[in-house]
RNA sequence: UACCGAUACUAGCAAACCUGCCGAAAGGCAGGGACGCAAAGCCAAGGGUCUAAGGUCCAAACGGACUAUGACAGCCGGUUGCCGAA
Repeated sequence: UACCGAUACUAGCAAACCUGCCGAAAGGCAGGGACGCAAAGCCAAGGGUCUAAGGUCCAAACGGACUAUGACAGCCGGUUGCCGAA
């Protein structure tokens, strides 16, 4: 230095669920709460997933299909980085 990852160390994050707020929804923010995490830091101009307000098409109508300009980094990926046994 690169890989690697201890029932080492130091610090940290926080799933489900509950409450409040925002949002059409997906989802987000705050507080509580811990299932987990060595990148559960950051990136949504790569892949993937979710939603479909608006739009387009179909329909007499109810409604249906498609669509991201909306989301997800705790799916893969990219990128930076703490510690140090084997």
RNAcentral holds the sequence, with entries from ENA, Rfam and Ribocentre. This is a predicted structure of an 86-nucleotide RNA (c-di-GMP-I riboswitch aptamer) from Papillibacter cinnamivorans DSM 12816. The model forms 95% of the base pairs in the Rfam consensus. RNAcentral records the identical sequence in 2 taxa. It matches the Rfam family "c-di-GMP-I riboswitch aptamer". Rfam links the family to the GO term cyclic-di-GMP binding.